This is a predicted structure of a 146-nucleotide RNA (FMN riboswitch aptamer (RFN element)). Rfam family: FMN riboswitch aptamer (RFN element). Rfam describes the family as follows. The RFN element is a highly conserved domain that is found frequently in the 5'-untranslated regions of prokaryotic mRNAs that encode for flavin mononucleotide (FMN) biosynthesis and transport proteins.
RNA sequence: UGAAGCAUCCAAGGCGGAGUGUGAUUCUCCGACCGGCGGUGAACGUUAGACGCGUAAGCCCGCAAGCCUCAUAAAUUAAUGGAAAUGAGGUUGACCCAGUGAAAUUCUAGGGGCCGACGGUAAAGUCCGGAAGAAAGGAAGUGUUU
Repeated sequence: UGAAGCAUCCAAGGCGGAGUGUGAUUCUCCGACCGGCGGUGAACGUUAGACGCGUAAGCCCGCAAGCCUCAUAAAUUAAUGGAAAUGAGGUUGACCCAGUGAAAUUCUAGGGGCCGACGGUAAAGUCCGGAAGAAAGGAAGUGUUU
C1' cells in the first nucleotide's frame, strides 16, 4: 500500500395565523419552512504553487426507500381459502432567465418558478403510522500478496 471475504458502527429534514366546520398543522386565504446517497462541477479552504485532500446541485446523470404485478409460498383453517418471507419484473417528482466565462440546468448574499411514496384521518412534502424497520451509501477495522 492493500482485492475478495468477514464483522462493527452510522445512515432524513420541515407550519404558523385567520376563516368555514361537530371535526381540518389535511380544505380556503395570508405568510413560512424542508431537501437522503453516489457522480459531475470553473468556486472556497489547505499549499509558496501544483497534486492530493475537505466542503459545494431537491428540480443534470444514476441509486435507495415506497408502491404495483408475477412466480414460489410459511404460519394458520375442517375446508374454500390465506399471503409472512424470498426471488424476478415494472413504476416513482420538479428549471428557466440574466450575468461572468473558452467552458456552468452545478458558480452569483442576481431574478422568477417548480416538485415531493404508501397507509390513517375532513382531502397532508411539514401531523400520526409501518419505522427502535429497510437501504443507496459512509466511517473506521480485519485481511492475501508485494
It was read from a public genome assembly, where an Rfam model found it.